Context: one part of a larger RNA
Molecule: large-subunit ribosomal RNA, domain IV
Organism: Myxococcota bacterium
This record gives sequence, structure tokens and C1' cells, in this order.
RNA sequence: CCCUCGUUAAGGAACUCUGCAAAAUAACACCGUAACUUUGGGAGAAGGUGUGCCCGCGUUAGGUGAAGGAGCUUGCCUCCGGAGCCGAAGCGGGUCGCAGUGACCAGGCGGUAGCGACUGUUUACUAAAAACACAGGACUCUGCAAAGUCGCAAGACGACGUAUAGGGUCUGACGCCUGCCCGGUGCCGGAAGGUUAAGAGGAGGUGUCAGGGGGCUUGCCCCCGAAGCUCCGAAUCGAAGCCCCGGUAAACGGCGGCCGUAACUAUAACGGUCCUAAGGUAGCGAAAUUCCUUGUCGGGUAAGUUCCGACCUGCACGAAUGGCGUAACGACUUCCGCGCUGUCUCAACGAGGGACUCA
Repeated sequence: CCCUCGUUAAGGAACUCUGCAAAAUAACACCGUAACUUUGGGAGAAGGUGUGCCCGCGUUAGGUGAAGGAGCUUGCCUCCGGAGCCGAAGCGGGUCGCAGUGACCAGGCGGUAGCGACUGUUUACUAAAAACACAGGACUCUGCAAAGUCGCAAGACGACGUAUAGGGUCUGACGCCUGCCCGGUGCCGGAAGGUUAAGAGGAGGUGUCAGGGGGCUUGCCCCCGAAGCUCCGAAUCGAAGCCCCGGUAAACGGCGGCCGUAACUAUAACGGUCCUAAGGUAGCGAAAUUCCUUGUCGGGUAAGUUCCGACCUGCACGAAUGGCGUAACGACUUCCGCGCUGUCUCAACGAGGGACUCA
């Protein structure tokens, strides 16, 4: 010096990202217990008092229940009976120690706010959370050989279920609510018109060739060319889809700008104008969201970039990608207080084990 412990004057969080760690609290009985609340809770709230041993009340209350006796329905019966044994709780008095749940074991408490309703689940080996799940809500698909899923298939699950059922998606107890936009994308419905594949269709054309015509150097070349075969192929008919017409936002999503105006000033209930599918409603708001920003005001402190309450100038909240509240709950996060302490001022001593030297 390191590790694991013990104790510490005065102070008591001044430590530090943070009371991390440690200390403290602690059992049982009784008294007593706030805001708030979903009336269950909160609550062991908080905060107090008692606790050993001896004697007495006292042969205590209570429990158990032998012998013995009685009865009859004769039984492992019923009734009477109370011996012996066990034995709280309380009250009164006394007594010892610094200390009586004498050791061990055994909640620290309260307040504010955020998030998530809750109990649960999770990154096996750096994350336990505000993430996931959750009851509850909503939309949507599915009429049973269901939809959906696995499989090439057979087949199976769904389900030996049947729309109060099953699948998918979103939201996430509860309370109050959930505004406007269907122009884009998606989905659903529609079928008049436009577009449109294979296919049908075959106008017309290509190649070949019997044959015909022409040339000449008489077996060659050129031209035309029926039928057949062959290839190309226009018009026309041809579904869904798309275009088109409607619906639909708890579908994906979106929810403006400029200028002026009131008898101080300031501000603008009001007006004008441009654009849009429609211009953000309620509620909330420097917020887990606020850049400027340590915004401004108030509270708490001697002093507060955090915290709490307000304001609203929302860079860039906002309504099931849910909005705002909310009792209870939380090894969650933030701030404050009481208690308590070697966390610290500031370090000291002690115990054990290492480290070091030798074997």
C1' cells in the first nucleotide's frame, strides 16, 4: 500500500453525476394516524408507549378430563362427577443492571413532479426500463370444405370451434373526450364511356411452283404466274386491370401566408387579400417535445443552468402513430425535507488476510 471488518472528538452530505457506499430503522402488543381516493385503499401512514425477574390477586380465566356414581336402547352409549395435568392475558407490589424483542434474526420515514394504470415479461454473458405484455376500446376480414397458417401433395392446425366464434391491424385500466380534410396513396363499391392481352377474325401481301411469254451462245437467264403448301398480316370482336364516377381517416397521411384596424401606448374582437383537400378544435404547453435559453415572474436556498407553480413568443404539442387528467402500484427517473452516519472537512487507531524478505 491492497482486501475484508471494527471504533472514532467536533461537525453532519460540506462528499459526489447521484447520500453511491455505510450508518440508521427493525420483533410483538397497545394507543394513534393526514392530504387524496376508483370508498377497496392510502396505512405498518406519520408519531408514541410497553417488554427482564420475583411475589400477590390466584388452587386465576380457559383447556383437558381419571376414579367413582346414575340411566337405558347394553354401546368404542348417554348424563352426573370432578382428581390429576396443561395454562394465557391482565392488575397491584417489589427487585437488578448503562442497557430486559439485553445476543442472533427482523421496515428508515415524509413531501413534489414525470412516465407507465396495475401483478407480470425482456436484451442467457455490459441495458429490467418510460421498452414488451396486459384486461378494456376500435377498425377490418371470415357463413364453415370459413378466413388465415404450414405443406409439392396427401394432410394438418384453425376447431371436434360456428359471428357473444375465429384471424389480422392499431390503441392500451379507469374518468372526460377523440375536432376539420377523401386533393394524393390504399381499401371498398360502380359500371356508361376510353384504353387493353391471349384468342377469334382474315382485307391484303411474301416465298415456292404447274403453266405462259421473252432473250439468246439450246440449256441457261429474265418477266408474269392458277391451285396447293408456306410465311407476314389490317379492319372488326375480346375480360380483369388502369383511366373514369362515388364512398372511406380508431385506413397511410395532412391540418397556411401577407397587410391594415379601437380616443395614451400596446394589442387586435374586426376588415382586406392570396393560396389550399382542409387550414390545428378541446385540452395541454420552455414540456422525456423550447433552438434562441440559465426565457420571464413567483416558490423553495444565504446563494438554485436542476426542481415546483405560472405566463405563452408551441424554432418544431395535439386528440386510439390517441389528447388531457387520475387513486393504487414501481429494485424506474427528477427535486426537497426529517432521521442517520468516516461520503466528506481530515484523517486516526485496531483485527484478520495479502503484498515485502527469508526458508